The prediction has a mean pLDDT of 83.
The RNA shown here (transfer RNA) has 71 nucleotides and comes from an Elusimicrobiota bacterium.
Lineage of the source: Bacteria > Pseudomonadati > Elusimicrobiota.
The sequence was found in a public genome assembly.
RNA sequence: CGGGGGCUAGUUCAACGGUAGAAUACACGGUUCGGGACCGUGAGGUGAGGGUUCGAUUCCCCCGCCCCCGA
Repeated sequence: CGGGGGCUAGUUCAACGGUAGAAUACACGGUUCGGGACCGUGAGGUGAGGGUUCGAUUCCCCCGCCCCCGA
């Protein structure tokens, strides 16, 4: 320098045009003599910018970061 893949909740991953979910962690409550386990409730997120669209996590452009391949 060229090509490919990835970036979503604190963490690990779904969702691939129409509401962003799961597990775990966290907070509160229940349960227990107390803790753990279990049950219930809750808070918490789409890497940055722009474009297309009635509508973008999803499609397009550009930038940033990580991984792989080639030179």
Its Rfam family is "tRNA".